[in-house]
RNA sequence: CAUGCCCACCAGACAAUCGCUGGCAUCGGCAACGAUGCGGGAGGAAAGUCCGGACUCCACAGAGCACGAUAGCGGCUAACAGCCGUCCGCUGAAAUCCGCAAGGUAUAAGGCGAGGAAUAGGGCCACAGAGACGAGCGUAUUGAGUUACGGUGAAACGCGGUAACCUCUAUCGGGAGCAACAUCAAAUAGGCACACAUUGAAGCGGCUCGCUGAGUGUGCGGGUAGAUGGCUAAAGUGGCGUGGUAACGCGCCACGUAGAGGAAUGAUUGUCGGUGUUUGUCGCAAGGUAAAUACUUACAGAAUCCGGCUUAUCGGUGGGCAUGGACU
Numbered sequence: 001c002a003u004g005c006c007c008a009c010c011a012g013a014c015a016a017u018c019g020c021u022g023g024c025a026u027c028g029g030c031a032a033c034g035a036u037g038c039g040g041g042a043g044g045a046a047a048g049u050c051c052g053g054a055c056u057c058c059a060c061a062g063a064g065c066a067c068g069a070u071a072g073c074g075g076c077u078a079a080c081a082g083c084c085g086u087c088c089g090c091u092g093a094a095a096u097c098c099g100c101a102a103g104g105u106a107u108a109a110g111g112c113g114a115g116g117a118a119u120a121g122g123g124c125c126a127c128a129g130a131g132a133c134g135a136g137c138g139u140a141u142u143g144a145g146u147u148a149c150g151g152u153g154a155a156a157c158g159c160g161g162u163a164a165c166c167u168c169u170a171u172c173g174g175g176a177g178c179a180a181c182a183u184c185a186a187a188u189a190g191g192c193a194c195a196c197a198u199u200g201a202a203g204c205g206g207c208u209c210g211c212u213g214a215g216u217g218u219g220c221g222g223g224u225a226g227a228u229g230g231c232u233a234a235a236g237u238g239g240c241g242u243g244g245u246a247a248c249g250c251g252c253c254a255c256g257u258a259g260a261g262g263a264a265u266g267a268u269u270g271u272c273g274g275u276g277u278u279u280g281u282c283g284c285a286a287g288g289u290a291a292a293u294a295c296u297u298a299c300a301g302a303a304u305c306c307g308g309c310u311u312a313u314c315g316g317u318g319g320g321c322a323u324g325g326a327c328u
C1' cells in the first nucleotide's frame, strides 16, 4: 500500500429566557392547594415481548402418562434457546496459477450450522430417468428371479437418503403475572344483626292542621371508586489488583444515577463544535487553509426490576486480527 474481517465508544456542548414533572425547605392556607428557593428528571436500543430469572399470589403426598423445550464435547452463569473455548462440516478476499476472454482454482482472519439416534418402528424421496424404496423396472440370458449389464439421478438394482416428518433416547419444565400482590377505605346499591312501625313509622325545610301511606333508624361486615405500599441500592456502575486462553470469578476503593402513572423529561435565541455547498488561496494530485452560507439532522420515548436475543438507526471516533505486495 492492497484486500477481507472483528470489537468498543459517541449520539452535540455551554449559557440565557420561557415552560413541564417529582423531591426537599420556607412562607400562606382549617384543608385542598398556592408562591418562592434549591436540587433530580429517558435509551443504546427505553422497541419486539422471543428466551431466561428475581419477586408475588394460586395449586401441589408419591410415581407414571400426556404436552412443551433443549441436543457434538467441555466450561461460565441466578438461569437461559445466551455467552466462552474447542472438534467436525459448510462458507470465506485481494493475490497466485490456468484461460484470448467469460470464467475457474486456494486459504487466512472471520462468519454460519435445527452437528444425539436411520440395525426399534412408521412415513416420504422433487427434477431427470423405462423403472425410486420394493423382495420393484428394462435389455440380454437361463431349466429356473438363473445370471449379467443398465444412458438418468443425491440415491439404481444395496442391509440407500431423510429425524428442518412422525418417532426413539437423554435432560429440563406446575399455573398466572406489578392491571401480580398487600394495607387503608367513600358515595350508591345490596347483605347481616338489633330497635321502632298499619295500635300509623317516615316524608311534606321550624310548629300546628292537612295530605301521602310502608318502611324507618342504629350498628357491623364484604367488595368498588380512591389512596398508600410493592417502586427502585440493583445478580448495580466505574477504577485498580488478582485467578482463568476466554466467557467469568474473587478482593479493595469510589460512586450511588427518573420513579411518574393516562403518564413529566420540552421550546426559543446566542456562542462553540460538527456536516454540506460556494468562492479565494496553497498543492501535480490526494488534500490543507480562510471567508460566506445552509443545516444541526437518524432510529426512537422509561411504566416492577434484571440477564440475553432480535429488529430500527443521520453522521462520526478509536482499537485490534489475518493474508498478500513494495521499500528500508
Stems, first nucleotide, its partner, number of pairs: 001324010012272007020041002023038006043299001047310002050308005055177004067173005072086005087115001088113004097104002116168002121166002123162003133158001137150004181229004191220006202212003236255008273296010

Source information:
This is a predicted structure of a 328-nucleotide RNA (Bacterial RNase P class A) from a Burkholderiales bacterium. It is recorded under the gene name rnpB. The coordinates come from a structure-prediction model, not an experiment, and the mean pLDDT is 79. It matches the Rfam family "Bacterial RNase P class A". By type it is a ribozyme. Gene Ontology terms of the family: ribonuclease P activity, dimeric ribonuclease P complex and tRNA processing. NCBI's taxonomy places the organism under Bacteria, Pseudomonadati, Pseudomonadota, Betaproteobacteria, Burkholderiales.